[in-house]
Context: one part of a larger RNA
RNA sequence: UGACGGGGGCCCGCACAAGCAGUGGAGUAUGUGGAUUAAUUCGAAGCAACGCGAAGAACCUUACCCGGUCUUGACAUCCCGAUGACAGCUGUAGAGAUACGGUUUUUCUUCGGAACAUUGGAGACAGGUGGUGCAUGGUUGUCGUCAGCUCGUGUCGUGAGAUGUUGGGUUAAGUCCCGCAACGAGCGCAACCCCUAUUGUCAGUUGCCAUCAUUAAGUUGGGCACUCUGGCGAGACUGCCGGUGACAAAUCGGAGGAAGGUGGGGACGACGUCAAAUCAUCAUGCCCCUUAUGUCUUGGGCUACACACGUGCUACAAUGGUCGGUACAAAGGGAAGCGAGACGGCAACGUGGAGCAAAUCUCAAGAAAACCGAUCCCAGUUCGGAUUGUGGGCUGCAACCCGCCCACAUGAAGUUGGAGUUGCUAGUAAUCGCGAAUCAGAAUGUCGCGGUGAAUGCGUUCCCGGGUCUUGUACA
Numbered sequence: 001u002g003a004c005g006g007g008g009g010c011c012c013g014c015a016c017a018a019g020c021a022g023u024g025g026a027g028u029a030u031g032u033g034g035a036u037u038a039a040u041u042c043g044a045a046g047c048a049a050c051g052c053g054a055a056g057a058a059c060c061u062u063a064c065c066c067g068g069u070c071u072u073g074a075c076a077u078c079c080c081g082a083u084g085a086c087a088g089c090u091g092u093a094g095a096g097a098u099a100c101g102g103u104u105u106u107u108c109u110u111c112g113g114a115a116c117a118u119u120g121g122a123g124a125c126a127g128g129u130g131g132u133g134c135a136u137g138g139u140u141g142u143c144g145u146c147a148g149c150u151c152g153u154g155u156c157g158u159g160a161g162a163u164g165u166u167g168g169g170u171u172a173a174g175u176c177c178c179g180c181a182a183c184g185a186g187c188g189c190a191a192c193c194c195c196u197a198u199u200g201u202c203a204g205u206u207g208c209c210a211u212c213a214u215u216a217a218g219u220u221g222g223g224c225a226c227u228c229u230g231g232c233g234a235g236a237c238u239g240c241c242g243g244u245g246a247c248a249a250a251u252c253g254g255a256g257g258a259a260g261g262u263g264g265g266g267a268c269g270a271c272g273u274c275a276a277a278u279c280a281u282c283a284u285g286c287c288c289c290u291u292a293u294g295u296c297u298u299g300g301g302c303u304a305c306a307c308a309c310g311u312g313c314u315a316c317a318a319u320g321g322u323c324g325g326u327a328c329a330a331a332g333g334g335a336a337g338c339g340a341g342a343c344g345g346c347a348a349c350g351u352g353g354a355g356c357a358a359a360u361c362u363c364a365a366g367a368a369a370a371c372c373g374a375u376c377c378c379a380g381u382u383c384g385g386a387u388u389g390u391g392g393g394c395u396g397c398a399a400c401c402c403g404c405c406c407a408c409a410u411g412a413a414g415u416u417g418g419a420g421u422u423g424c425u426a427g428u429a430a431u432c433g434c435g436a437a438u439c440a441g442a443a444u445g446u447c448g449c450g451g452u453g454a455a456u457g458c459g460u461u462c463c464c465g466g467g468u469c470u471u472g473u474a475c476a
Base pairs, nucleotide, nucleotide: 001476002475003473004472005471007470008469009468010467011466012465013464015460016459019424020423021422022421023420026314027313028312029311030310031309032308033307034305042053043052064300065299067297068296070294073125077124078123079121080120081119082118083117084116088103089102090101091100092099093098106115107114108113127289128288130287131286132285136283137282138278139277140276141274143272148187149186150185151184152183153182154163155162156161167178168177169176193266194265195264196263198234199233200232201231202230203229204228207224208223209222212221213220237260240254241253242252243251244250316417320376321375322374323373324372325371332363333362334361337356338355342351343350344349383414388409389408390407391406392405393404394403430452431451432450433449434448435447436446
C1' cells in the first nucleotide's frame, strides 16, 4: 500500500421488511446429470452452466456409429500429356456414392495457335468441427451503470509511498459547494444520440370526415377543419415564490404547466478482477493425422430411460366451465410470397384465384380477456386434460424409427403443494390475446406488441451484495 475480520462509523440496492404472484407436490414440454448404447457428436459447470451455443436434428444440417467408396483428393494454385467438350436428357447394375453405355455438344483466330472446360499423370501441396482458450487475436460474461480508477507539476517522507482523492455539507453520482500544500488534468458520472409524453408550423395520399350532397359501406363527389402520418421547431432550466441551510451547494413546500426536479424507457459498461468462456463463428503459433484423425455415400444416432435436478406450460375450478349474442388494439410480415369474396367439408383443410412489392390488397377473426343473456350447483364434476384407439388433413423424394394439425371415442394424475426458494415499487406485478425471426414442415422457447390493471413500502435491527472513512492483523 492492499486484502481480510462472526471490528467500528456513515451510506446505498426488491438486500431485508410490508405486500402481490409464483416455484418446490401433479401431468406435460424442454435443457442437464446419470445410467444405457454400435453411436447416443462436441462445448457450457456456484452466483455469471442447465428453453445455454441451437433464430428451429425426419434426409440435409451432422461434427457421432455400422457398412460401402476415393487417394493430388469434395475445395485452391502451379507443370506435362490427351480430348473437344462439360453440363443436360436417357438406359443398365447398385442401398446410394459410383461404374458402363446411348443421345446431344465450345469460343476467338493473322489458321501457326490461344483461351476455356473435362480427363489422365508426377509432385509441390490441399484437407482436418484433430489437441492445446494454461501459447494467442478477436468477441463475450461478471463484479456493475457500482462511482470509482489514475496522471503532470509541486510539497512531505531515507524509502516503499503519501498528499491531491482526506475533512464539513450535499447528490443518483469523485454531483456540486465550502475548507485545506496543494494547483491543474485525463478515463469514468452527467449531457450530447434514439423512442415516448404536450404543442406550433409545413405537407394531405393510400390516411381522415366537421359542414354539403351520395351510398349497403368515407362508397363516391367535395374538403384537409379534426384524427393520423413525418420533416423542421417550441417546451423543463430548481427558471419563479416561500421555508430550511453557512450569505454556499442543495433540500422541502407551492405556483404555473401536457410534463418538475435525471419526466418515463433504451443505447452507452472507466482502471481492472475471475490463467472466467470460446482453437466448434472466424483468425492464428506450436503439436498431431496424410490410401486417413481427410473425402463421398445408404441406413442409424443426436428423439433411447429405473432415476435425480433446473427452466417453462396446463391445471386442480363458480372472481369459474360451456353455449349464444356483442365491442375495442398495437406492432409486424408478404412475390418460389400474403392470399380476399365464393363454393365443398363437422373440422383440419381443399377447389378457385379478385387484389397487393402494399397507410391502397392480404395475413386478420368482431384480437382475446372484458360486457350482455342462458346453463351447470360444489362433485374428481358440464373441473382437468394426460394417455390410448380409429378415421382423416398438410408439408415434403420420404413422416416406421422421428413432424404438425383435425374429428369421433377414451378421460390418468391433480382438491392449492414439506423444508426451502424466486420475481416484482406503476401503466410495474398479475392476467389476456396478437405478431415476428429461424423456417418446406415442425414453439409451452426467444424477441417484440398492445388490452385490462392492483397491493404494499413503518423503516434499516437482521440476511445478501456493494461504496466510503477508520481500526486490528501470525496474510501478500

Annotation
The prediction has a mean pLDDT of 83. This is a predicted structure of a 476-nucleotide part of an RNA (small-subunit ribosomal RNA, 3' major domain) from an uncultured Clostridia bacterium. It matches the Rfam family "Bacterial small subunit ribosomal RNA". The literature on the family includes a 2001 paper in Science by Yusupov et al., "Crystal structure of the ribosome at 5.5 A resolution". Gene Ontology terms of the family: ribosome and structural constituent of ribosome.